This is a predicted structure of a 170-nucleotide RNA (c-di-AMP riboswitch aptamer (ydaO/yuaA leader)) from Nocardioides litoris.
The sequence was found by an Rfam model in a public genome assembly.
Rfam family: c-di-AMP riboswitch aptamer (ydaO/yuaA leader). Rfam links the family to the GO terms regulation of gene expression and cyclic-di-AMP binding.
Lineage of the source: Bacteria > Actinomycetes > Propionibacteriales > Nocardioidaceae > Nocardioides.
Model confidence (mean pLDDT): 78 of 100.
RNA sequence: GCGGACACCGCGCUGAGUCCCUGGUCGCGAGCGGCCGGGGAGCCGGGGAACCACACUUCUGGGGUGAAUCUCCCGCAAGGCACCACCGCGAGCGGUGGUGAGGAGCGGGAGUAGGGCAGGUCGUGCCCGAAUCCGUCAGCUCACCCGGUAGGCGUACGACUCGCAAAGGA
Numbered sequence: 001g002c003g004g005a006c007a008c009c010g011c012g013c014u015g016a017g018u019c020c021c022u023g024g025u026c027g028c029g030a031g032c033g034g035c036c037g038g039g040g041a042g043c044c045g046g047g048g049a050a051c052c053a054c055a056c057u058u059c060u061g062g063g064g065u066g067a068a069u070c071u072c073c074c075g076c077a078a079g080g081c082a083c084c085a086c087c088g089c090g091a092g093c094g095g096u097g098g099u100g101a102g103g104a105g106c107g108g109g110a111g112u113a114g115g116g117c118a119g120g121u122c123g124u125g126c127c128c129g130a131a132u133c134c135g136u137c138a139g140c141u142c143a144c145c146c147g148g149u150a151g152g153c154g155u156a157c158g159a160c161u162c163g164c165a166a167a168g169g170a
Base pairs, nucleotide, nucleotide: 011154012153013152014151018041019040020039021038022037023036024035025034026033027032042149043148044147045146046145047144052139061137062134063133064132065131070111071110072109073108074107075106076105081100082099083098084097085096086095087094088093089092114128115127116126117125119161120160121159122158123157124156
């Protein structure tokens, strides 16, 4: 000097996911911190009248959170269905195998409604376009009732514009 890992602190992004108080317990002990609970404020989500909406809807189930929907192509493909062959039998059923159509779902690819990139707009550019919950059931919705307050990451550039603060110095 370079690279990597870990811990702490600061500043940020996505997101509702922040802040305060407190019980127990662990770290020798205090402070402080971790873990398991409780109570609040703020924020977020769901259920829930009248009126309005829907006059449908219901296995082609339906619905919620979320930006995360929808379309096409390629490959694999369950259960079930149809036909054929063989075997069994209580005579129209069962079993095994084959073929065919279709196909829930899985994997890969190309797009897309939509979403993000430090207050806003414009331009260019880069990314996301998941996952999961309820359990046959829910339109809106006053009162009322219930739940959540995580996780994952590292900031694009230019122009115009808005507004407040921080740090340092004197």